[in-house]
């Protein structure tokens, strides 16, 4: 280096749902909480869902815990 695995080991993340808080909403941030996660780390590039405008073509802006991509990565194993 590629490629399985989460049984140990040291951690790590943090669903719904409560409260604050921005937002037009989707939804995001913070506290709380713990469903679940071997990348449930980052990345909006790709397809999907969802919000808003529009008669439509579309157009903005969400969602990374929808799923593919890239990209980093602790343990073991081969």
């Nucleotide at each position: 280096c590629u490629c399985c695995g989460a049984a140990a080991a040291a951690g790590g993340u943090a669903a719904a749902c409560c409260u604050g808080c921005c937002g037009g909403a989707a939804g995001a941030c913070a506290g709380g909480g713990g469903c679940a996660c071997a990348a449930a780390g980052c990345u909006a590039c790709g397809a999907g869902a969802g919000c808003c405008g529009g008669a439509u073509g579309c157009g903005g802006g969400u969602c990374a815990g929808u799923c593919g991509g890239g990209u980093u990565g602790c343990c073991g194993g081969a």
About this RNA: c-di-GMP-I riboswitch aptamer from a Candidatus Acetothermia bacterium, 78 nucleotides, folded computationally. Of the family's consensus pairs, 95% are formed in the model. The coordinates come from a structure-prediction model, not an experiment, and the mean pLDDT is 89. It matches the Rfam family "c-di-GMP-I riboswitch aptamer". Rfam links the family to the GO term cyclic-di-GMP binding.